This is a predicted structure of a 470-nucleotide part of an RNA (small-subunit ribosomal RNA, 3' major domain) from a Clostridiales bacterium. RNAcentral holds the full RNA, with entries from SILVA. The organism belongs to Eubacteriales, within Bacteria. Model confidence (mean pLDDT): 84 of 100.
Context: one part of a larger RNA
RNA sequence: UGACGGGGGCCCGCACAAGCAGUGGAGCAUGUGGUUUAAUUCGACGCUACGCGAAGAACCUUACCAGGGCUUGACAUAGAGGUUAAAUACUUAGAAAUAAGGAAAUAUAUAUCUCAUACAGGUGGUGCAUGGUUGUCGUCAGCUCGUGUCGUGAGAUGUUGGGUUAAGUCCCGCAACGAGCGCAACCCUUAUUGCUAGUUACCAUCAUUAAGUUGGGGACUCUAGCGAGACUGCCAUGGAUAACAUGGAGGAAGGUGGGGAUGACGUCAAAUCAUCAUGCCCUUUAUGACCUGGGCUACAAACGUGCUACAAUGGUUACGGACAAAGAGACGCAAACCUGUGAAGGCAAGCAAACCUCAUAAAAGUAAUCUCAGUUCGGAUUGAAGUCUGCAACUCGACUUCAUGAAGUUGGAAUCGCUAGUAAUCGCGGAUCAGCAUGCCGCGGUGAAUACGUUCUCGGGCCUUGUACA
Numbered sequence: 001u002g003a004c005g006g007g008g009g010c011c012c013g014c015a016c017a018a019g020c021a022g023u024g025g026a027g028c029a030u031g032u033g034g035u036u037u038a039a040u041u042c043g044a045c046g047c048u049a050c051g052c053g054a055a056g057a058a059c060c061u062u063a064c065c066a067g068g069g070c071u072u073g074a075c076a077u078a079g080a081g082g083u084u085a086a087a088u089a090c091u092u093a094g095a096a097a098u099a100a101g102g103a104a105a106u107a108u109a110u111a112u113c114u115c116a117u118a119c120a121g122g123u124g125g126u127g128c129a130u131g132g133u134u135g136u137c138g139u140c141a142g143c144u145c146g147u148g149u150c151g152u153g154a155g156a157u158g159u160u161g162g163g164u165u166a167a168g169u170c171c172c173g174c175a176a177c178g179a180g181c182g183c184a185a186c187c188c189u190u191a192u193u194g195c196u197a198g199u200u201a202c203c204a205u206c207a208u209u210a211a212g213u214u215g216g217g218g219a220c221u222c223u224a225g226c227g228a229g230a231c232u233g234c235c236a237u238g239g240a241u242a243a244c245a246u247g248g249a250g251g252a253a254g255g256u257g258g259g260g261a262u263g264a265c266g267u268c269a270a271a272u273c274a275u276c277a278u279g280c281c282c283u284u285u286a287u288g289a290c291c292u293g294g295g296c297u298a299c300a301a302a303c304g305u306g307c308u309a310c311a312a313u314g315g316u317u318a319c320g321g322a323c324a325a326a327g328a329g330a331c332g333c334a335a336a337c338c339u340g341u342g343a344a345g346g347c348a349a350g351c352a353a354a355c356c357u358c359a360u361a362a363a364a365g366u367a368a369u370c371u372c373a374g375u376u377c378g379g380a381u382u383g384a385a386g387u388c389u390g391c392a393a394c395u396c397g398a399c400u401u402c403a404u405g406a407a408g409u410u411g412g413a414a415u416c417g418c419u420a421g422u423a424a425u426c427g428c429g430g431a432u433c434a435g436c437a438u439g440c441c442g443c444g445g446u447g448a449a450u451a452c453g454u455u456c457u458c459g460g461g462c463c464u465u466g467u468a469c470a
Stems, first nucleotide, its partner, number of pairs: 001470002003467003007464007015454002019418002022415002026308007034299002042053002064294005070288001073119001077118002079115005090101004121283002124281003130277002132272003135268001137266001142181006148157003161172003187260004192228007202217002206215002231254001234248005310411001314370006327358003332351002337346003377408001382403007424446007
């Protein structure tokens, strides 16, 4: 000087407390350890692994296993020689890779075959050789430097002190005076409004229609460009005449307005050699490359994360097709109509979309019924028949109809999230994607309770004290 203390002081945070809804019990989905297996490819392991890499394993993917076949090779550059091109389509054999065959047509100059060697190749090892990228402490308020001064020196000072702040934020004081990286602001979005503009959006007045449908309008909504607006600016009180705090006015908004992006010096030899790049090591008729089939989907029990429930604040049926936002669409989204109980199918308008389509939002409301039951709760499981995608749904897809109707009556110890348009609850969309979501990322609808406070638990910041430690 740090680090640490079941030392002290001050302060903060859904840290506790006060509340609300959960997890832990059940069934299923999904990930993991374990076990099993020919293989169940690999990585990730307290917080910071475990719906994680994977924004989507039937083949492919695929890295794993079994079998079949290749060896200058699936891919790159270079030499020599050859081909009236190669290739596709066709025939035969085969599970395919591949091997053999031989004529016509298509169409291009992109090629391909044989030999020889340099080499290619490696999702092989090392993240404790590395770059790059990332997590975490933590959006915590810290981390440093120059000059000066003090100390023999390591170092100190500044950065401590008195107040204050979300903040090393600002004020005052001070052997310090300044500066940098962080904080804040600048950026995006949302909340109010003026001007400009008026189609594909809008419709108050006038006419018109089944319908903003058409004429018309430029008011309103909305869209999207430029502006305005919030700054403790104003008032009062407190404060040290300061910084600032409390209350008030006006205002759409008030003290960082709400949300996002933004992550200092560093810590964990943290993660990644399997995104990529890369040193060294290893491999070279195999640890490379091709194909078929299988596996990654196994299953006694265990753990994490979720979904659905256990019901009456509910289930079922009917009605008014009640009321959104944000997205996506050409190898696409697909209306209307017809067929089917249905998943869907047939036919086929429109739309590269403020125009057309996906697309009926659902909770909510009104009415009827069920009457507390393992039930008209719950839907697992199983049987049968189907639909769709795709060469192909047996291993191993999603969905539909009929039948079946398991556990489950609110969950032990323990434990997680959340302070407002939040929790809870309700549906909608998107990426990936042929097909496949209870996951992920977004969108809006309805919309709470509680916070006395800082004694305690956990984590963090500043000052101070002790020294078994470096």